Predicted 3D model of a 71-nucleotide RNA (transfer RNA) from a Candidatus Woesearchaeota archaeon. It matches the Rfam family "tRNA". The family's RNA type in Rfam is transfer RNA. The sequence was found in a public genome assembly. The source organism's lineage runs through Archaea, Nanobdellati and Candidatus Woesearchaeota.
RNA sequence: GCACUCGUGGUGUAAUGGUAACACCCUGGCCUUCCAAGCCGGAGCUGCGGGUUCGAUUCCCGCCGAGUGCA
Numbered sequence: 001g002c003a004c005u006c007g008u009g010g011u012g013u014a015a016u017g018g019u020a021a022c023a024c025c026c027u028g029g030c031c032u033u034c035c036a037a038g039c040c041g042g043a044g045c046u047g048c049g050g051g052u053u054c055g056a057u058u059c060c061c062g063c064c065g066a067g068u069g070c071a
Base pairs, nucleotide, nucleotide: 001070002069003068004067005066006065007064010024011023012022013021018054026042027041028040029039030038047063048062049061050060051059
């Protein structure tokens, strides 16, 4: 330099056109003499900028970043 894959809460991953889900973490309550465990709630996320579409996490383009391969 070229090609391909990926980028989603604090962390690890789903969702692949139709109101973004699960686990851990954090937090409020219940329980307990207290703590832990357990149970019931809550907050928090689509890398950035454009395009297509009634509607984009998803499709297209550019940029940024990570990884793999080729040279």